[in-house]
A computed fold for a 525-nucleotide part of an RNA from an uncultured bacterium, annotated as small-subunit ribosomal RNA, 5' domain. The full RNA is in RNAcentral, with records from Greengenes. The coordinates come from a structure-prediction model, not an experiment, and the mean pLDDT is 80. Its Rfam family is "Bacterial small subunit ribosomal RNA". Its family is annotated with structural constituent of ribosome and ribosome in the Gene Ontology.
Context: one part of a larger RNA
RNA sequence: GGAUGAACGCUAGCGACAGGCUUAACACAUGCAAGUCGAGGGGCAGCGCGAGUGGCAACACUUGGCGGCGACCGGCGCAAGGGUGCGUAACGCGUGAGCAACAUGCCCUCUUCACGGGGAUAACCCGGAGAAAUCCGGCCUAAAACCCGAUGGUGAUUUGGACAGGCAUCUGUUCUAAUCUAAAACUUCGGUGGAAGAGGAUUGGCUCGCGUGACAUUAGGUGGUUGGUGGGGUAACGGCCCACCAAGCCUACGAUGUCUAGGGGAACUGAGAGGUUGGUCCCCCACACUGGAACUGAGACACGGUCCAGACUCCUACGGGAGGCAGCAGUGAGGAAUAUUGGACAAUGGAUGGAAAUCUGAUCCAGCCAUGCCCGCGUGAAGGAAUACGGUCCUAUAGAUUUUAAACUUCUUUUGUACGGGAGCAAUAAGGCGCACGCGUGCGCCGAUGAGAGUACCGUACGAAUAAGGAUCGGCUAACUCCGUGCCAGCAGCCGCGGUAAUACGGAGGAUCCGAGCGUUAUCC
Numbered sequence: 001g002g003a004u005g006a007a008c009g010c011u012a013g014c015g016a017c018a019g020g021c022u023u024a025a026c027a028c029a030u031g032c033a034a035g036u037c038g039a040g041g042g043g044c045a046g047c048g049c050g051a052g053u054g055g056c057a058a059c060a061c062u063u064g065g066c067g068g069c070g071a072c073c074g075g076c077g078c079a080a081g082g083g084u085g086c087g088u089a090a091c092g093c094g095u096g097a098g099c100a101a102c103a104u105g106c107c108c109u110c111u112u113c114a115c116g117g118g119g120a121u122a123a124c125c126c127g128g129a130g131a132a133a134u135c136c137g138g139c140c141u142a143a144a145a146c147c148c149g150a151u152g153g154u155g156a157u158u159u160g161g162a163c164a165g166g167c168a169u170c171u172g173u174u175c176u177a178a179u180c181u182a183a184a185a186c187u188u189c190g191g192u193g194g195a196a197g198a199g200g201a202u203u204g205g206c207u208c209g210c211g212u213g214a215c216a217u218u219a220g221g222u223g224g225u226u227g228g229u230g231g232g233g234u235a236a237c238g239g240c241c242c243a244c245c246a247a248g249c250c251u252a253c254g255a256u257g258u259c260u261a262g263g264g265g266a267a268c269u270g271a272g273a274g275g276u277u278g279g280u281c282c283c284c285c286a287c288a289c290u291g292g293a294a295c296u297g298a299g300a301c302a303c304g305g306u307c308c309a310g311a312c313u314c315c316u317a318c319g320g321g322a323g324g325c326a327g328c329a330g331u332g333a334g335g336a337a338u339a340u341u342g343g344a345c346a347a348u349g350g351a352u353g354g355a356a357a358u359c360u361g362a363u364c365c366a367g368c369c370a371u372g373c374c375c376g377c378g379u380g381a382a383g384g385a386a387u388a389c390g391g392u393c394c395u396a397u398a399g400a401u402u403u404u405a406a407a408c409u410u411c412u413u414u415u416g417u418a419c420g421g422g423a424g425c426a427a428u429a430a431g432g433c434g435c436a437c438g439c440g441u442g443c444g445c446c447g448a449u450g451a452g453a454g455u456a457c458c459g460u461a462c463g464a465a466u467a468a469g470g471a472u473c474g475g476c477u478a479a480c481u482c483c484g485u486g487c488c489a490g491c492a493g494c495c496g497c498g499g500u501a502a503u504a505c506g507g508a509g510g511a512u513c514c515g516a517g518c519g520u521u522a523u524c525c
Base pairs, nucleotide, nucleotide: 001525002524003523004522006521007520008519009518010517013377014376015375017372018371019369020368021334026332027331028330030329031328032327035076036075037074040073041072043069044068047067048066049065050063051062052061053060054059083287084286085285092212093211094210095209096208097207098206099205102204103203107200108199109198110197111196112195113194115149116148117147118146125138126137127136128135129134155180156179157178158177160175161174162173163172164171165170185192186191213259214258215257220250221249222248225247226246227245228244229243230242231241232240262284263283264282265281266277267276268275269274289310290309291308292307293306312323313322314321315320340366342365343364344363348362349360350359351358352357380411381410382409383408390402391401392400393399416462417461418460419459420458421457425452431446432445433444434443435442436441437440469514470513471512472511473510474495475494476493480509481508482507483506484505490497491496
């Protein structure tokens, strides 16, 4: 000199952009953050309409007939998105390869198929236990829920043979035999959905080479340990697990141990080499009160799922129960220190749905904070000398400086205040019109919808009006005099200053630097 997720002191007009618990992965009140589908189903708690009955009417009652729809069965989603950095020195990450050892819901392409039957169960109703959470029993019922049979191959498993290829185990094609395994309907009749198989795409799993901290004042470590055979298990290879057999395996090219730490893209600095860092944004990993476990599923050993154990908090009728903010806000605590219990789904993206739409603290916006900034603007401009008064200095009737500074005159109106106008972000949906063809799809045109926001921006009026400080002035280092003090009070980054004329302390005047900031502290280069 540069830099910072900074803090502190003094000061403070605005915009735009960015950032905002670095500490206690400490504990959490409250609200919200994952639902959706009636075009799968039985139904009808509530709302609206219609109809009926009673009533003069208001209204009451009944009725799934319709719009719809709480709870329930079922499907898809909840494994994404969002948070944090505890753990991890590791195939965790980065990079480059491999899988002849693998999986892949939704999406795309292609082929084939969907025949027949059955038994339940939730809701509802009835009854019961309990303070509650919740649970139990009985009866009835549906489905794209569940089960059975049929059919079926290029599928799976097993047997035998042929051909071709390769990378050792093998791979591909084909023939043959046996066994096993499918399906679901809805419909506006156009379709949508279902089953099996092949291929693609995407995403993931596994393996390997190389790279990726400190300490040798850590030198030996290892018993499923290292390898083999055979099995089990897995989507898949493998001591992953097991039985038996062998005695191996790692290590001064640093094993083992201890300490520290999420990794990378990147960021800061530097001429570079290098050094330091890993906050915001993107990719990967790990975690979800602590520890353990599996279930469901294409995918989890699952943040807002389940079970067990533990600590803690809460409710209780003392028998028993409930909970998990490292989601968004917010509270307490800790701390030098870090924000609103805001608005909207208008846009982008996601889930579901045929769609309309619903949900979305993702996201987009707004609020707070000079926290930062390569950024930008302003606090006025021109003229104006009796160079005034006052202040300060002084060689003291004089002069220097503050000083064109002010007053004053003229001008401007960024900003400000008031008033008026006023966006882009919107592409489309339903629907309508037109065109094309494979005839219900596509394309084009029109056509609702804006949280931010009456914001940005534009125009008019007014009036210099609303807006400057901080640090420093001995040398390094730009900027000097007077007074006070007298090794005192004090300053200080280093050298050092102060003991009676201190440009170094304190005050004043003046000056210098930067400027809505200026200094100090901390850390890195």